[in-house]
Context: one part of a larger RNA
RNA sequence: UGACGGGGGCCCGCACAAGCGGUGGAGCAUGUGGCUUAAUUCGAUCCACGCGAAGAACCUUACCUGGCCUUGACAUGUAGGUGGUAGAAGUCCGAAAGGAUGACGACUCCGCAAGGAGGGCCUACACAGGUGCUGCAUGGCUGUCGUCAGCUCGUGUCGUGAGAUGUUUGGUUAAGUCCAGCAACGAGCGCAACCCCUGUCGUUAGUUGCCAACAUUUAGUUGGGGACUCUAGCGAGACAAACCCUUUUUAAGGGUGGGAAGGUGGGGAUGACGUCAAGUCAGUAUGGCCCUUACGGCCAGGGCUGCACACGUGCUACAAUGCCCAGUACAAUGGGAAGCAAAACCGUGAGGUGGAGCAGAUCCUAAAAACUGGGCCCAGUUCAGAUUGAAGUCUGCAACUCGACUUCAUGAAGCCGGAAUCGCUAGUAAUGGCGCAUCAGCUACGGCGCCGGGAAUACGUUCCCGGGCCUUGUACA
Numbered sequence: 001u002g003a004c005g006g007g008g009g010c011c012c013g014c015a016c017a018a019g020c021g022g023u024g025g026a027g028c029a030u031g032u033g034g035c036u037u038a039a040u041u042c043g044a045u046c047c048a049c050g051c052g053a054a055g056a057a058c059c060u061u062a063c064c065u066g067g068c069c070u071u072g073a074c075a076u077g078u079a080g081g082u083g084g085u086a087g088a089a090g091u092c093c094g095a096a097a098g099g100a101u102g103a104c105g106a107c108u109c110c111g112c113a114a115g116g117a118g119g120g121c122c123u124a125c126a127c128a129g130g131u132g133c134u135g136c137a138u139g140g141c142u143g144u145c146g147u148c149a150g151c152u153c154g155u156g157u158c159g160u161g162a163g164a165u166g167u168u169u170g171g172u173u174a175a176g177u178c179c180a181g182c183a184a185c186g187a188g189c190g191c192a193a194c195c196c197c198u199g200u201c202g203u204u205a206g207u208u209g210c211c212a213a214c215a216u217u218u219a220g221u222u223g224g225g226g227a228c229u230c231u232a233g234c235g236a237g238a239c240a241a242a243c244c245c246u247u248u249u250u251a252a253g254g255g256u257g258g259g260a261a262g263g264u265g266g267g268g269a270u271g272a273c274g275u276c277a278a279g280u281c282a283g284u285a286u287g288g289c290c291c292u293u294a295c296g297g298c299c300a301g302g303g304c305u306g307c308a309c310a311c312g313u314g315c316u317a318c319a320a321u322g323c324c325c326a327g328u329a330c331a332a333u334g335g336g337a338a339g340c341a342a343a344a345c346c347g348u349g350a351g352g353u354g355g356a357g358c359a360g361a362u363c364c365u366a367a368a369a370a371c372u373g374g375g376c377c378c379a380g381u382u383c384a385g386a387u388u389g390a391a392g393u394c395u396g397c398a399a400c401u402c403g404a405c406u407u408c409a410u411g412a413a414g415c416c417g418g419a420a421u422c423g424c425u426a427g428u429a430a431u432g433g434c435g436c437a438u439c440a441g442c443u444a445c446g447g448c449g450c451c452g453g454g455a456a457u458a459c460g461u462u463c464c465c466g467g468g469c470c471u472u473g474u475a476c477a
Stems, first nucleotide, its partner, number of pairs: 001477002003474003007471007015461002019424005026316008034307002042052002063302007072127001076126007087104001090101004107118004129291002132289003138285001140280003143276001145274001150189006156165003169180003195268004200236007210225002214223002239262001242256005318417001322376006334365003339358002344353003383414001388409007431452006
C1' cells in the first nucleotide's frame, strides 16, 4: 500500500421487510449428470444445465460398423507424357460409393505451313487435407464483479524510503454529481449530456391511408374533401424555468402553480482501470506439436432420440373468478414469389380441388383471445389430459429405429405440493392471445418481439446476501 475480520461509522441495491405469483409434489417437454452402448460426437459446471444448436429422419455430423479412394472432395507450382488420348450413351459387379468394359468421340488463340502457347487429362514430385492436441503459447470476440462509481496522470509539496497528498473533511447527489473548505493546482478514462424509440403540439405533404360537411352505395363503394385519424420529414416543448419555504442563504432539498409531460419523464443503445492463467484452437484467424494408402477423402446403414436413477429450466393441470356449447365485438408488431393464397366446392376433421388478388398502407396470412348468453352443481366429475388401440392427412427420395397433425375409442397420475428456494415496485407482476427467425417438414411447451384488459405492497434498514466510502486491528501478500 492492499486484502481480510462472526471490528466500528455512513450509504445503496426486489438484499431483507410489506405484498402478488411461482418452483420444490403430479404428468409431459427439454437440457445436464450418471448408467448403458459398436457409437450413444464435442464443448460449457458461482458467471454451465430450453447453453453453442435461429430447426439431428437422410443431409447436417464432427461419432460407430461395414464397403471403398490415395496428388486425393479443394489450391498453387515444376518436370515428363497425351488424338483414337480425355470424356462418354450403354453393359457387368455392387446397397451406394467405387471398379471393369465401352459404340461414339473433343476445346481456344497465334501461324501460309512446320509448329508454338493456353486449357483438359495421365504419371512423378513439391504439397493439399485434419471439427487431431494445447484457450496454461496467442489474436479477435464474450461472460463476470457492474451501468457498481470508481480508476489514474502531470507539476508542486511532505516523507531517508515504500509511498502520501490531490481522491480526505462538512453538506449534497442516481453519480469522484455539485458546493464550501483545505498544500495543493490542474487534467484524463469513467458519470451525465450528445444518439434511437415513446409520450403533447405546430407545420409540410394527402396515396394504397382517413370521412366531418354534400351527394351516392350491400360495403369509404363511387364522386368529392384535407377538416379529423394515420403515415413521415422538419420544428417547438422541461431548464429545478416561475412562486413560497429550508439551508453556509452555496450546492441542493420540501411544497405550489402552470403544463401532454416535473425533477436523469418512460424504455433502449452505451460497460472505466482492472479481476477470474474465467470461456472459446469446434465460427474464423494463428505459433508449436502430431497424422500423411490415414487422425485425410467418399458412400450405405446405425448413433447423437438409448434408461433402475438424480438435478436444472419450462408447459399442462389439479377446477365453479371454472369446464362445455352457442353467439358476437375490439388490437399491434410482422411475413409473403420455388411465396402468401381469397371466393366457391368436397371431407366430421387434419386436409383436398380451385385459383381471384398481391413483389403489397391496395391483396393474402387473419380466426385475435380473454368478452356475452345457456348447460353442468362440487364428484377423481361434462375437472385433468398422460398412455394405449384403430383409421387417416401432410411434408419429403424415404417417417421402422426417429416427424407433425386429424378423427373415433381408451381415460393414468394429479384434490394446490416437506425442508428449502425464485421473480417482480406500474402500464410493472400476474393473465389473454397474435407475429417472426431458423425451416421441405418438425418433436417450438424454446427464443425474440407485439398488442388486449390489468393489480397488491414498501412501516422501515435491526437482521440475511452483494456492493461503495472513511476508519481501526492483523502472526496474510

This is a predicted structure of a 477-nucleotide part of an RNA (small-subunit ribosomal RNA, 3' major domain) from a metagenome.
Model confidence (mean pLDDT): 83 of 100.